[in-house]
This is a predicted complex of two RNAs, RNase P RNA and transfer RNA, with 497 nucleotides together. The coordinates come from a structure-prediction model, not an experiment, and the mean pLDDT is 76.
RNA sequence: CGAGCCGGCCGGGCGGCCGCGUCGGGUGCCGGCACCGAGAGGGGCCGGUGUCCCGCCGAGGAAAGUCCGGGCUCCACAGGGCAGGGUGGUGGGUAACGCCCACCCGGGGCGACCCGCGGGAAAGUGCCACAGAAAGCAGACCGCCCCGGCGCGCGGGAACGCGUGGCGGGGCAAGGGUGAAAGGGUGCGGUAAGAGCGCACCAGCGCCCGGGGUGACCCGGGCGGCUCGGCAAACCCCACCUGGAGCAAGGUCAAGAGGGCGGUCCGGCAGGGCCGCCUGCGCAGGCGUUCGAGGGCUGCCCGCCCGAGCCUGCGGGUGGACCGCUGGAGGCUGUCGGCAACGCCAGCCCGAGAGAGAUGGCCGCCGGCGCGGGUUCCCGAGGGGCCCGUGCCACAGAACCCGGCUUAUAGGCCGACUCGUCCG
RNA sequence: GCGCUCGUAGCUCAACGGACAGAGCAUCUGACUACGGAUCAGAAGGUUGCAGGUUCGAAUCCUGUCGAGCGCG
Numbered sequence: 001c002g003a004g005c006c007g008g009c010c011g012g013g014c015g016g017c018c019g020c021g022u023c024g025g026g027u028g029c030c031g032g033c034a035c036c037g038a039g040a041g042g043g044g045c046c047g048g049u050g051u052c053c054c055g056c057c058g059a060g061g062a063a064a065g066u067c068c069g070g071g072c073u074c075c076a077c078a079g080g081g082c083a084g085g086g087u088g089g090u091g092g093g094u095a096a097c098g099c100c101c102a103c104c105c106g107g108g109g110c111g112a113c114c115c116g117c118g119g120g121a122a123a124g125u126g127c128c129a130c131a132g133a134a135a136g137c138a139g140a141c142c143g144c145c146c147c148g149g150c151g152c153g154c155g156g157g158a159a160c161g162c163g164u165g166g167c168g169g170g171g172c173a174a175g176g177g178u179g180a181a182a183g184g185g186u187g188c189g190g191u192a193a194g195a196g197c198g199c200a201c202c203a204g205c206g207c208c209c210g211g212g213g214u215g216a217c218c219c220g221g222g223c224g225g226c227u228c229g230g231c232a233a234a235c236c237c238c239a240c241c242u243g244g245a246g247c248a249a250g251g252u253c254a255a256g257a258g259g260g261c262g263g264u265c266c267g268g269c270a271g272g273g274c275c276g277c278c279u280g281c282g283c284a285g286g287c288g289u290u291c292g293a294g295g296g297c298u299g300c301c302c303g304c305c306c307g308a309g310c311c312u313g314c315g316g317g318u319g320g321a322c323c324g325c326u327g328g329a330g331g332c333u334g335u336c337g338g339c340a341a342c343g344c345c346a347g348c349c350c351g352a353g354a355g356a357g358a359u360g361g362c363c364g365c366c367g368g369c370g371c372g373g374g375u376u377c378c379c380g381a382g383g384g385g386c387c388c389g390u391g392c393c394a395c396a397g398a399a400c401c402c403g404g405c406u407u408a409u410a411g412g413c414c415g416a417c418u419c420g421u422c423c424g
Numbered sequence: 425g426c427g428c429u430c431g432u433a434g435c436u437c438a439a440c441g442g443a444c445a446g447a448g449c450a451u452c453u454g455a456c457u458a459c460g461g462a463u464c465a466g467a468a469g470g471u472u473g474c475a476g477g478u479u480c481g482a483a484u485c486c487u488g489u490c491g492a493g494c495g496c497g
Stems, first nucleotide, its partner, number of pairs: 001420004006415005012366007020058002023055004027050007035042002060395001064406002067404005072246004079302004084242005089103005104118001105116004119237002124235002126231003141176002143172006150165006184202006203227001205224008250323004258279009281315007294306004330349005336343002367393009377384003425496007434449004442480001451467005473489005
């Protein structure tokens, strides 16, 4: 210098004008409460509100997708059985996780490094297309070999021998060919031909022993039968985990259609108005009240318990306020422990809380990148520096809160490492 | 806030894990016709939304992601 790999960080800055939201203060208006005063009137406190004024603060690394895990809240929480869902090497971290760290094993890359739902196939079931003889209790097309008998040729006086081609009976799995996969590989022996049939070495599996490691696992030695296919991201088996819902959770207050009671007023004695309190609506149909509807044990069954209401349709009312609501497994810095994830301790800091939903718009300067042009500058002749013009500056926005994962993201910065070329 | 389904040719849909993913309509070419339509014959058209993995082999199975649609409160 070129190519690459991994990790961390930023994601515009300054100024001017206009605008938005929460909170606090002021001020105007409205309402309430008590007080002073004989009265007229006066100020005080509390609450609400605004085309008003001032001040502080005001989105993110992903606020996103809602894919996992928790906190929080409510419901459930005698017992037994069966399902369902999730996770899947080992050890650790954590509130927890399918996340993170370290290591092991397998695969890829020359390498830095990357990828892996990475338990079980001698518990059972199932699948393995096409091709091929044979694909799951493996098998025999070509081929190789033996035997019998027949034909032909040659030799021979003959018996017969040799060679060859069909047929019949058997043996074999070395070679050919098919396939993703044909049941170890190489060599020697052996044989009619062959074959783990025997032996040596190597690969793999199982068992035993020794050593290392917390462990997954690794290293070494011995023995065995010689060799046992793959798929569980097919059903399944094993181990472990797992109650249901979600801030529209949940709580408090107010209001309400309809009805009841009481008081008071009007009245033509049918009733109606107003005020206060209680309840929480009306109509129709169906089922049901020890001949048990329905509900609970938030998947199902047994079993147990509660039990007088439940279901459907139509119509009507409210559709407001407050709490939950942001200070938390919180952030930053430092010491110590740990390879690391992370943890302990100390110090400092507090940084949105809406309720149709607030962060925006315009302008100027600077900055970054791309393109075009100019140049009296620089060198290794292609670029660099400087100047001018022009274009662009992302992805996207809280809504109960956290820890992760994933996805989107203009552009830029920093650090560690690898390979190649050249120079020393 | 929960839950579910789907993505295949221009359109509508098929395809027990098996060869080169098919069918109808549409498109193009040719025939027929004086011309057009209809009809007949043939052809072209696919990253099975995307990425990775499992497997001998993936549209199908698994994981992640993107997009579309539906339901409940």